[in-house]
RNA sequence: UGGGGAAUCGUCUAAUGGCAGGACGUGUGACUCUGGAUCACAAAAUCGGGGUUCGAGUCCCUGUUCCCCAA
Repeated sequence: UGGGGAAUCGUCUAAUGGCAGGACGUGUGACUCUGGAUCACAAAAUCGGGGUUCGAGUCCCUGUUCCCCAA
């Protein structure tokens, strides 16, 4: 420098263009003499900017970061 891929709750991981889910973790409560385990409930996310569309995590353009390949 060229080509390809990735970016989603704190972490990991889903999501035919049509309500962003799940697990672990966290918080609160129940249970317990206490803790742990278990159960219930709750909070929590689409890398930035633009475009297409009635509707974008998904499609298009551009930027940033990371990974792989070639030179």